A computed fold for a 519-nucleotide part of an RNA from an uncultured bacterium, annotated as small-subunit ribosomal RNA, 5' domain.
Context: one part of a larger RNA
RNA sequence: GAUGAACGCUGGCGGCGUGCUUAACACAUGCAAGUCGAACGGAGUACCCCUGAACGAGUUUUCGGACGAAGUGACGGGACUACUUAGUGGCGAACGGGUGAGUAACGCGUGAGUAACCUGCCCUGGAGUGGGGAAUAACGUUUGGAAACGGACGCUAAUACCGCAUGAUACGAUUUAAUCGCAUGGUUAGAUCGUCAAAGAUUUAUCGCUCUAGGAUGGACUCGCGUCUGAUUAGCUAGUAGGUGAGGUAACGGCUCACCUAGGCGACGAUCAGUAGCCGGACUGAGAGGUUGACCGGCCACAUUGGGACUGAGACACGGCCCAGACUCCUACGGGAGGCAGCAGUGGGGAAUAUUGGGCAAUGGGCGAAAGCCUGACCCAGCAACGCCGCGUGAAGGAAGAAGGCUUUCGGGUUGUAAACUUCUUUUAAGAGGGAAGAUAAUGACGGUACCUCUUGAAUAAGCCACGGCUAACUACGUGCCAGCAGCCGCGGUAAUACGUAGGUGGCAAGCGUUAUCC
Numbered sequence: 001g002a003u004g005a006a007c008g009c010u011g012g013c014g015g016c017g018u019g020c021u022u023a024a025c026a027c028a029u030g031c032a033a034g035u036c037g038a039a040c041g042g043a044g045u046a047c048c049c050c051u052g053a054a055c056g057a058g059u060u061u062u063c064g065g066a067c068g069a070a071g072u073g074a075c076g077g078g079a080c081u082a083c084u085u086a087g088u089g090g091c092g093a094a095c096g097g098g099u100g101a102g103u104a105a106c107g108c109g110u111g112a113g114u115a116a117c118c119u120g121c122c123c124u125g126g127a128g129u130g131g132g133g134a135a136u137a138a139c140g141u142u143u144g145g146a147a148a149c150g151g152a153c154g155c156u157a158a159u160a161c162c163g164c165a166u167g168a169u170a171c172g173a174u175u176u177a178a179u180c181g182c183a184u185g186g187u188u189a190g191a192u193c194g195u196c197a198a199a200g201a202u203u204u205a206u207c208g209c210u211c212u213a214g215g216a217u218g219g220a221c222u223c224g225c226g227u228c229u230g231a232u233u234a235g236c237u238a239g240u241a242g243g244u245g246a247g248g249u250a251a252c253g254g255c256u257c258a259c260c261u262a263g264g265c266g267a268c269g270a271u272c273a274g275u276a277g278c279c280g281g282a283c284u285g286a287g288a289g290g291u292u293g294a295c296c297g298g299c300c301a302c303a304u305u306g307g308g309a310c311u312g313a314g315a316c317a318c319g320g321c322c323c324a325g326a327c328u329c330c331u332a333c334g335g336g337a338g339g340c341a342g343c344a345g346u347g348g349g350g351a352a353u354a355u356u357g358g359g360c361a362a363u364g365g366g367c368g369a370a371a372g373c374c375u376g377a378c379c380c381a382g383c384a385a386c387g388c389c390g391c392g393u394g395a396a397g398g399a400a401g402a403a404g405g406c407u408u409u410c411g412g413g414u415u416g417u418a419a420a421c422u423u424c425u426u427u428u429a430a431g432a433g434g435g436a437a438g439a440u441a442a443u444g445a446c447g448g449u450a451c452c453u454c455u456u457g458a459a460u461a462a463g464c465c466a467c468g469g470c471u472a473a474c475u476a477c478g479u480g481c482c483a484g485c486a487g488c489c490g491c492g493g494u495a496a497u498a499c500g501u502a503g504g505u506g507g508c509a510a511g512c513g514u515u516a517u518c519c
Base pairs, nucleotide, nucleotide: 001518002517003516005515006514007513008512009511012391013390014389015388016387017386018384019383020349025347026346027345029344030343031342034091035090036089039088040087042085043084044083045082046081048078049077050076054072055071058067059066060065098302099301100300107227108226109225110224111223112222113221114220117219118218122215123214124213125212126211127210128209129208130164132162133161139154140153141152142151143150144149170195171194172193173192174191175190176189177188178187179186180185200207201206202205228274229273230272235265236264237263240262241261242260243259244258245257246256247255277299278298279297280296281292282291283290284289304325305324306323307322308321327338328337329336330335355381357380358379359378363377364375365374366373367372394424395423396422397421404415405414406413407412429456430455431454432453433452434451438446463508464507465506466505467504468489469488470487474503475502476501477500478499484491485490
């Protein structure tokens, strides 16, 4: 000098940041990923039309009843519009957010490479969008179960699913020529054969769908170099090292397998053990360097522990699935449910770290043609002197140098222009009034906030540490090697500037000291 700090004493305000470093310990509760009715059938509600039970003033009456205008209008049927939605379907859920356990590794950093690769949405082109089929959820009937969740039968739709047709610049096979190279080969031009597609919607102008070329973006893989400690770890290795062939993958490859060979790594430190996410950066230092990796940004890994695949352009998937383990909960004992290292919050651990807050107004993301919906990302507010920065706690005058305190050689000295007192000011504070930008076509959580004006009145606001030397700052009393101090040297045994208190002084100041850690 520094800190994600803590502790002690103290504490006025504002702005901007930061805030579980420990138990990757366990978690009550709420929220954190939905959206599209312009893909689809159904259901419900409302509106409209038809029929019209029943009620109905009244008329009649043999007092049982019959008829019955206007009007209200059940049940049923139809039409079409609007809204809502459980389900099918599409896209998203692989982003965003968290954590640092594991990992000494092509994990990260940096520089190359892929003649060995993939890429939804997006952009720029080209060519298409023909014609059929069979189901199934929802729904209805029924049934099992305490529940979670199912079973059977029947019906129906699609941009869901499946054939058929067409199709090249695509893919595969064969092949010709030119040219280039890096071994397999690449590029360009061409020939023959074979293979593969689609979906429609509506407000009629769009949005889609299929194939294909290129781009962009994102990803995958390979290699050079760099990347902590220990030799009181010296040998390690059988898919091990290489080859041939096959399988597999988006793709190369012992990635996997069959066969063959017997190799491969290692004192330039293999293997083993310990520790650790890496970097841009941060702190310190004149630099070289040392230490570090909180916040912010890039990459990686993980999501209760271990394993596995499915779906998909993308995962071996935090808020998906299956199995096993531990734990917790429900149960009618047959069986089920769960995963905060998301945001808040709870218990626990700890020296120690915040609200179960507001809003989608902005920025960004998902879906949608749009309106819009969702978004604990984010923007804000709350708490904490945790840090940095800024401001204030008054200013000028004022000597009888008041009183009081302390001290004294008793004359005085000092506190000290300090106070009182006089004249001012009003940052802040309190009260009142006005009142933004951020966002515009409209929409403001923050917020009646920031800010401005007026009124009141010095009014609301100073502590902490030190004073032997290092090291700025001294006396008195108490104590008497006691009590105590202390970073080092060292103080204290009767005049202690070193202990305790007081006065005074020095330093810093809403802080000041101490402790811990780094340079």
Model confidence (mean pLDDT): 85 of 100.